Predicted 3D model of a 254-nucleotide part of an RNA (large-subunit ribosomal RNA, domain VI) from a Candidatus Omnitrophota bacterium. It matches the Rfam family "Bacterial large subunit ribosomal RNA". NCBI's taxonomy places the organism under Bacteria, Pseudomonadati, Candidatus Omnitrophota.
Context: one part of a larger RNA
Order: sequence, then structure tokens, then C1' cells
RNA sequence: CGUAGGAAAUUUGAAGGGAUCUGUCCCUAGUACGAGAGGACCGGGACAGACGAACCUAUAUUGUUCCAGUUGUCACGCCAGUGGCAUUUGCUGGGUAGAUAUGUUCGGAACGGAUAAGCGCUGAAAGCAUCUAAGCGCCAAGCCCACCCUAAGAAUAGAUUUCCCUGAAGACGCCUUGUAGACUACAAGGUUGAUAGGUCCCAAGUGUAAGGCCCGUAAGGGUUUAAGCUGAGGGAUACUAAUCCGUCGUUCGG
Repeated sequence: CGUAGGAAAUUUGAAGGGAUCUGUCCCUAGUACGAGAGGACCGGGACAGACGAACCUAUAUUGUUCCAGUUGUCACGCCAGUGGCAUUUGCUGGGUAGAUAUGUUCGGAACGGAUAAGCGCUGAAAGCAUCUAAGCGCCAAGCCCACCCUAAGAAUAGAUUUCCCUGAAGACGCCUUGUAGACUACAAGGUUGAUAGGUCCCAAGUGUAAGGCCCGUAAGGGUUUAAGCUGAGGGAUACUAAUCCGUCGUUCGG
């Protein structure tokens, strides 16, 4: 841009893609078979491997500054307390959200149709015989369905339901953002507002802050104190910012 007004929602499915795996054990049954040794078809069940998808409750990894510890050195006048640098985390111990697998859950099924090789029925040519010439069956992890995903730009551009309409309906711009993301797009919002930030509460992490007091000559210990601090998580709250506004779009769709 098209799909002859606009919007929202639900869909049909032409067509395309994905998947299609295998093993071990048990029962049937030590049965059929076989002198014995050995040892089934058919049918039923359990478990496992590889592969794949989704997810993060638990397990585990990361989590570049969330918390703590700590060495050297420099600075904040000194002490104390902090900060910088040592990798564009100095090192070490942990770790929320998120991301992830080593983790969790799930998948391959079943039914059907037409067949291949093959096995048959009836049956002539050819009084017999013959699965084939006419006709009719069975049969594969393969083919078509079936299962999962995309899908009306399928230009033959489909269908259904609801709503709106003349400077309208509606869309876009602009702004706050993230479940989205390279940009764009998409999605949640824009005061008739919880969209983000802030604040408060909670969860969760770290592990008992600073200052004061007490004990000790001191290093240090105890107490105040399950303290203090805290990124992304859950909730509440208009305090801050989504202000104001601009552009396109016409005549109920002949």
C1' cells in the first nucleotide's frame, strides 16, 4: 500500500513446515517346537537410552558491585569511619530477579485410506491349469490422513459477531515503559491514570552496621542488635514524570 468506511474480537484452512527413533527386562511360558541342548510367533506390561519442546517449584551454574570478610598502598588534617587503585569486580565467601542445564514436566501413540514386494479368491484366453486378462481381498517403520506449528498478499486477498461515524469514527505523531526488542515492530499505559521513578510494607540476600556503654595493658570480646545495609521480586500509595497539543482521515460506504 492492497483486501472499496473505521475498530475490536473470534475463526475457516488453500498451502507450507515439524515430528515419525530404538533397546532391555517381565508375563503369556520354560508353553508350542525339539531326543536333548535349547527355545518362540501372536498378545500384554514395566523400565531405559538418544532426540526434541516448554519451564525455573526444587537441585545446580552464573548473577561486573546486593551483603560481608580481607591484603598492599594513597586520600579525606589525625583517631575512628569511609572512599580510590591493584582486570573496565584487587582477592575471597555467599547471593534475589533474570538467564541457563547438569534440573523438572511433557512428546513419538492409537484409528483409518490407497499401495510396494509378497500372499490369495474367483477366472478365462487355452474344456485342464493359472493371483489377472475382466472382477475381488490381505499386506510395510514407507505414501495420504491423523498429531503439533505457521497460515486470507489464498490478488479467487474468505467467514462470523459486536460496536462507531462527518473535521467524524479512528489512526499516527509525542510522552511513561516492558511481558517486547539491533532499528522498527509488538505489548502495557498516558490524570476518567498505578506506565515508570520515588516513598512505605512484605518477600528475599548477607549475617549482628555505625555510635555509645562494659571488660581487657593491648590485639580483641560482650551488649545495645537476628542488627544494619540491600539491583532487578510481590503489593500499596498520585509525591514526580506521562502536560498542552499537532497531522492524517470525510460525507452511511454508490